[in-house]
RNA sequence: GACCGACAAUGGCAAACCCGGUGAAAACCGGCGGCGCAAAGCUCAAGAGUCUAAAGCCUGCGGGCCAUGACAGUCAGCUGCCGAA
Numbered sequence: 001g002a003c004c005g006a007c008a009a010u011g012g013c014a015a016a017c018c019c020g021g022u023g024a025a026a027a028c029c030g031g032c033g034g035c036g037c038a039a040a041g042c043u044c045a046a047g048a049g050u051c052u053a054a055a056g057c058c059u060g061c062g063g064g065c066c067a068u069g070a071c072a073g074u075c076a077g078c079u080g081c082c083g084a085a
Stems, first nucleotide, its partner, number of pairs: 004083002012037002018031005035073001041078003047075002049071003056065003
């Protein structure tokens, strides 16, 4: 230095539910909470995937397509604390 990851140390983050707010929705923000996390830090127009479908397009009027909207706590990329085996 790389891999690795302990009933170690120091700290950190915060799922679901519920309450308030934003949004067409997905989802996000704040509070509460703590399921979990060694990257649950950062990045989604320029890697893959997933969700939504307002506007638009199509329609046999049932609906279908579509991201310019989201998700990194799906994988991924970049960066990083500690140090037992």
Predicted 3D model of an 85-nucleotide RNA (c-di-GMP-I riboswitch aptamer). Its mean pLDDT, the model's own confidence on a scale to 100, is 87.